[in-house]
RNA sequence: GGAGGCAUAGCUCAGUUGGUUAGAGUACUUGCUUGACAUGCAAGGGGUCGCAGAUUCGAGUUCUGCUGUCUCCA
Numbered sequence: 001g002g003a004g005g006c007a008u009a010g011c012u013c014a015g016u017u018g019g020u021u022a023g024a025g026u027a028c029u030u031g032c033u034u035g036a037c038a039u040g041c042a043a044g045g046g047g048u049c050g051c052a053g054a055u056u057c058g059a060g061u062u063c064u065g066c067u068g069u070c071u072c073c074a
Stems, first nucleotide, its partner, number of pairs: 001073007010026004019057001028044005050066005
């Protein structure tokens, strides 16, 4: 220098043909349970879906550029 994959909650990830509240597990906070802890149960908080544009009535999802990261080729 060229090609491709990935980027969604603190972490690991899902998200169907673009459609009506953006989710799961775990972690965190509070409560219950215990003599106390752990486990267990219940509730709760936490997201500009990497950044900037485009298309569309409507974008996490499609298109373009950029950034980061990983792999391959030279």
Molecule: transfer RNA
Organism: Clostridia bacterium